[in-house]
Context: one part of a larger RNA
This record gives sequence, C1' cells and structure tokens, in this order.
RNA sequence: GCCAACGAGUUUACGUGUAUUGCGUUAGUCUAAGUUCCGCGAGAGCGGAAUGAAGGCGCAGCGAAAGCGAGUUUUAACAGAGCGUUAGCAGUACGUGUAAGACCCGAAACCAGACGAGCUUACCUUGGCCAGGGUGAAGUUUGCAGAAAUGCAGAUGGAGGCCCGCACCGGUUAGCCGUUCAACACUAUCGGACGAGCUGAGGUAAGGAGUGAAAAGCUAAUCGAGUUUGGUAAUAGCUGGUUCUCUCCGAAAUAGUUUUUGGACUAGCCUCAUAUGUUCCCUCUUGGAGGUAGAGCACUGGAUGAUGAUCAAAGGGCGAAAGCUCGGGUCGUCAAUCAAACUCCGAAUGCCGAGAGGUUAAAGUAUGGGAGUCAGACUGCGGGGGCUAAGCUCCGUGGUCGCGAGGGGAAGAGCCCAGAUCGCCGUCUAAGGUCCCUAAAUUCUUGCUAAGUGUAAAAGGAAGUCAUUAUCCAUUGACAGACAGGAGGUUGGCUCAGAGGUAGCCAUCCUUUAAAGAGUGUGUAACAACUCACUAUUCGAGGGUAGUGGCGCCGAAAAUUUACCGGGGCUAAGCAAGGUACCGAAGACGCGAAUUCGUUUUCCUUCGGGAAAACGAGUGGUAGGAGAGCAUUCCCAACUGCAGUGAAGGAGGAUCCGCGAGGACCUCUGGAGUGUUGGGAAGAGAGAAUGUUGGC
Repeated sequence: GCCAACGAGUUUACGUGUAUUGCGUUAGUCUAAGUUCCGCGAGAGCGGAAUGAAGGCGCAGCGAAAGCGAGUUUUAACAGAGCGUUAGCAGUACGUGUAAGACCCGAAACCAGACGAGCUUACCUUGGCCAGGGUGAAGUUUGCAGAAAUGCAGAUGGAGGCCCGCACCGGUUAGCCGUUCAACACUAUCGGACGAGCUGAGGUAAGGAGUGAAAAGCUAAUCGAGUUUGGUAAUAGCUGGUUCUCUCCGAAAUAGUUUUUGGACUAGCCUCAUAUGUUCCCUCUUGGAGGUAGAGCACUGGAUGAUGAUCAAAGGGCGAAAGCUCGGGUCGUCAAUCAAACUCCGAAUGCCGAGAGGUUAAAGUAUGGGAGUCAGACUGCGGGGGCUAAGCUCCGUGGUCGCGAGGGGAAGAGCCCAGAUCGCCGUCUAAGGUCCCUAAAUUCUUGCUAAGUGUAAAAGGAAGUCAUUAUCCAUUGACAGACAGGAGGUUGGCUCAGAGGUAGCCAUCCUUUAAAGAGUGUGUAACAACUCACUAUUCGAGGGUAGUGGCGCCGAAAAUUUACCGGGGCUAAGCAAGGUACCGAAGACGCGAAUUCGUUUUCCUUCGGGAAAACGAGUGGUAGGAGAGCAUUCCCAACUGCAGUGAAGGAGGAUCCGCGAGGACCUCUGGAGUGUUGGGAAGAGAGAAUGUUGGC
C1' cells in the first nucleotide's frame, strides 16, 4: 500500500411536540410499591396475569391576603380596565430537551496505593589494581668557612592532587556509520595515569522524595517530578471520523449581549404542521415626511485680488522735520472662490399612507415542532481609512460564487450569456464569433491607419497623415530660392585704457531714399570683416499663422525560450460607422417518458381517504428541514411453503421487474438448511477516523 472482517446518535428516567390507540367529553382517567400465581433460566434475574386507589393529572378562577366565586381584583363606583368564564387521562411510535460516559476515537495533566538504587548519584563496610623512564624537595652526611647560629660545595636521600608514557579510567578533534556492528558504535587523534585515582562484592538513601564538585544532572534505553495499577469511558468551547436509495423545499457567514471574538444565547434568514384567506408583490393614480447629489455664499468658518475708512502705547525704510512709503489689526464696498461636522436653495431614486388594476403565479401574517448559520469572497455603483496604493481594510446598495453544471473569456470560484428532471444523429437563438488550427462571411457599403499600430504605459516631444474652424498675404506677383542694395549726420551721449550698431547705462532722433534698426547675430584689444531686419529685380501659384477632432510616431531596458495577438499568420484576417446572412449553450421550441403541486372529471371507499385520466405550472443545490422506500439479523403467525430429485453460500449471464437502494430467473459450483406474505424488535448498511485485527 491493497484485500477481508470489525468499527460511531444507544439505553433509562422525567419533560415537551406530532401521529395514533384505549377510556371519557352527562368529568373523568391511570394505577405505583407491595402481595399471589404462571412461564423461561444453573443461578442472578427476566417476562406475563390477577390483586392493590396510596397517589398523580384533570374537573374554577381571581386576589399580596383576608376572602369571594363564573366570576374576581382595582375603585367611592352598580364606570372603565386586568385576569378568567370546563376536556381530559393513560399507552405506543417518532422528533427534540434535561440528567447520566450520552455519536465514536484522541490529550498535556491531577490524586491515591504499590514496585524499583542488578543502570546511575552519593555514602558506609570489606577486598583488589596502577609497565617503564625522568625530575631530584626536606632530612642526613663529608669537606671548607665561622666563636656559634649558620652558609657554600660534594655525596647520600627519594618528596610531589610533579613530568613523559602502557595497563586502566575518560571521551578532545576529524572521519566513518546514520533501515547501523551498535536505540551513541568504529578508525585516527587526544586528556588523566600515586590520586579529590580506578575497581569487585555486600549494604544504606526514592517520587514533591532521594542523590547531586549544580548540568534541573541522575534515580533500570523513562525525569522541570520514575514506573505501574486504580479513581477512569478524567475533561477536551479543539482536530479527525460518522456506513443504503429516491423525492419536495432550501439557508447563513448579519444585529444585540457575552473573561466574548475559531465558543455561545436571543433575534434575522430555512423547513414542517395548523390557522387566516390576498393581508404579500408589481404597475398606475394620489397624499406625505426628508435636507442627500447638485448648487450657492444669505448664516458659520476658510481663502485671493482691488479699493475705501479706521486703529496703533515702541512695526520696517527714507528724511532735520513736516511727512512719504512698505507692512499689521478691524470694518465696509466690488470681483472671483472653498466646506463631512456651512445652507438663502434643492432634485432623481428610495421610504410611509390611501385608492384602483394585475398576477391559473407568488406569497404575507400568527402560533407551534425541527434546524443550520455568527471566519465569507470577488465584481458594479455610493462612501470612510490608506497614497482617490493593494488580490488592502471598513460600511451601504445590487449581482455572482459560496450551494451552480452548460456556452464565451486561449487557460480561469466571484466577469459576460444562461439556471442542468430524463431521453432524441430534430429546430431557433444568447454572449461571443465566422482565413487555417476551429462550427460559421476570405460578406456588402463608406472612411481611417502604414505604425505589424492593432498585439501593454505617462509627463513631455514632433512640418506623420486625414478632416475641420478662424485669420493674414497673393497675377497691382505672395511664400521659398537666386541676384543687388542694406546709406548719411555719427565713433549718438555717458562710462571707459579702449567702448566706433553689437561689455554696461541713458536716449532711440533727423536726413537721403525703392529700402536700410542710433541695429538680429558671428567677430575684433578697439576698429575692420561677415550676416540679419528692410528694399528693388528675377521667378510664376498658391503661401503663412493660430486652434479643434480622428488614427498613428518617439518617449519604451531584465533576467532558462519567441513569451504583452491562444498559435499559424494577417495590410486586413486592423480601427470607426452601417447592412445582410450564418455558426453558436444542458437557454427556448418540437417529440416521447418520469415525478411534485394545483384545477377539473370519473371510479372505489372501512367516509379518514385512495386510484386513474386530462390540462396548467414546476422538478441545479452545500449546511439543514420534511416525505416515501430498499436491504441485513432475530422473534411471532400463516403458507400444515421449499429442500440430498440438492438449502444457504460462491461463480457467471447478452434475460425480466423497479427512477433507485435492490428483486427475480437461468447455468455451474456447493453439500444442509431455508424462503414468501403480514406484523414485531434491533449489536441494522463502511471508503476514508496517521482507525483495530488478520492476510499478502
């Protein structure tokens, strides 16, 4: 890992609801313990019948009570108001609640009693062990010196938690091993090796306790509290799992509260039953409340410019002063402007009431039984937070997903289209598409694009191109080009070393002219020189300026491989506008079938209801509610069923029945039990639980 078997809402008591049964509805109904008897059983005990009215519930309520009573309480009240003015009791089944292990498995832990020091820690008693080599303390002694103490030198001596290094003890570093030789080893290397040394045997100390040269180490591969048995099915708001079928309906991820936020309770939303019978919903008409969007500046505030008035005790500058100028505060006028917490105004929607109409569909409301939900997601619109960031976060309001398959979007929970009862090798469409991959137009008309733009992007840039608006110049010759002129007063004045159009400052005139600036640039030390404005000639037809719109261009650099059209590829097979045709889904339609609900009709009926047909509307679905069934084991009754002329079980089947769970039938195998119908009772359905056991 696979296969097989086993494996999870049970039982009792007491409530509560629904269905049903008995008695009762002229107020009843039921027995409990116990006792007696019977059956089963080895017993414990289990079951049944009779007996047993103790007692329970019901039969009257109201009031705090006294009390009164179909009434009563309040009250002065004979008023009003509140609560009342008679159907139940018991059993059975199912749903659900409470108490219990309470659907099953699962802790870390807590407490009690035992068992452990043959491992290890410490200690006690008694034994054992430590090759060899080195160093050479004290002391002693000899010599010398000394009065001596003593010193120096030699010899002797053999100290030490001394040195090197086996055994022994340890375990430093690296490798190796790492389903191992080994649940800590092996190889090399390394520390101690006469000591606080190592070691044998016997003994002592233990679970909140021991022991500890202290690491919370060790206390038998177990230690921040050993092991084992019991309390014990501890508890688990947590995780996992929870077994057959079909049918009807179908959520929530919100509010309030919560030592509460991954839990719960109440409400909301779902379902079932009963009651009510359009109260629901939609449209129209009509009557309302309101202060949003927008707008505005009349209030409250913000903020800009101009102007006027006024204030200043010491605002700045200039001035001798008068004063001037700049600024500040307050107020007014004019112009322009901003606001979620501004409003002189003010919609559209939405909301509330009423009336009418519509809906062969859909509800609404009330009471009661059963839930689940309280982590939501994205997307459009209106907003808050944030950076008008986020696949961000928080609200409101729609949609989808969640719980939704199908078609489109290359691929894809949340986008677009569209809601799958089943069958059909029929038809029409939606979104989206129609050159090939790939179903359907190489379709029609008119434009645009030349960038492969299409097939990613901004500020900004640009005689791209098309359309359009305004204006100016132009055959009395425009624009561009060519040729020629571009002068004089004058080197304007000032400044300056110089300043001659061309460093800077001031002024910017006049004359001759077709025209020519006290000069547009280059240039010089300054001049010079070149050039421009401006003008004549030549040429001969459109030219210039400003703007708007459409489609394009640049701006444009990334990491495995083109890789920002799904691909091929396309100049349309791109973009804009319009037309026609076709393709395209589980949509719609057609034919057939099933089922639910409604209406109508017919038939049957134990009068509760059931069956059939026609018509109409439905039939996606998680959590969840409701309904109807299949199968398994056992019990009762009937078939006085079947069975060695072959039961159960096993294998196979192209057959039949059922929507299905399943059930028949046939063949083979098997070799002894077992079925059908009607009831009853459950150890009643397996794919998952790191499930349990076995097999491979």

Notes
Large-subunit ribosomal RNA, domain II from a Patescibacteria group bacterium, 696 nucleotides, folded computationally. Its Rfam family is "Bacterial large subunit ribosomal RNA". Its family is annotated with ribosome and structural constituent of ribosome in the Gene Ontology. The prediction has a mean pLDDT of 85.